The RNA shown here (transfer RNA) has 73 nucleotides and comes from Parcubacteria group bacterium Gr01-1014_38.
The source organism's lineage runs through Bacteria and Bacteria candidate phyla.
The sequence was found in a public genome assembly.
[in-house]
Parts: sequence; structure tokens; C1' cells
RNA sequence: GGGUGCGUGGCGCAACUGGCAGCGCAGCCGCCUCCAAAGCGGCCGGUUGCAGGUUCGAGUCCUGCCGCACCCG
Repeated sequence: GGGUGCGUGGCGCAACUGGCAGCGCAGCCGCCUCCAAAGCGGCCGGUUGCAGGUUCGAGUCCUGCCGCACCCG
């Protein structure tokens, strides 16, 4: 230099053929307990890497860039 894949809450991952961004862990509150742990219930937390484009509508499609991994040279 070329190619492929990935980038989504603090962390690990989902999201169908483009149509309300969700789950688990963590955190906070409560229940339970003599206290705590475990368990149970609830709540909080997102510019979907950045910038454009297409579309009535983009996490998803297109272009450029950035970062990571792998392959080729």
C1' cells in the first nucleotide's frame, strides 16, 4: 500500500426485509434478614466511532475519514 470483518449505555452483546434502540452484568432504591450475602421487585444510564449522502423514515444502505483485529504484498 491492497483486501475482509468489527466499532451500539461503565463492561459484554442483541436489534429480521430500513419502521418505537433492547438484554445481561455493574450502579442506585426497595423487599427479605438480627446484620450481611444470595434471591426477588423496581429505577437510572445511549449524539449507535466522526462527517456527509440516499430515503417519508438509517444502528441497518452508499461515500470519505478515524480506531482495532486478521489476511495479502

Rfam family: tRNA. Rfam's curators write: Transfer RNA (tRNA) molecules are approximately 80 nucleotides in length.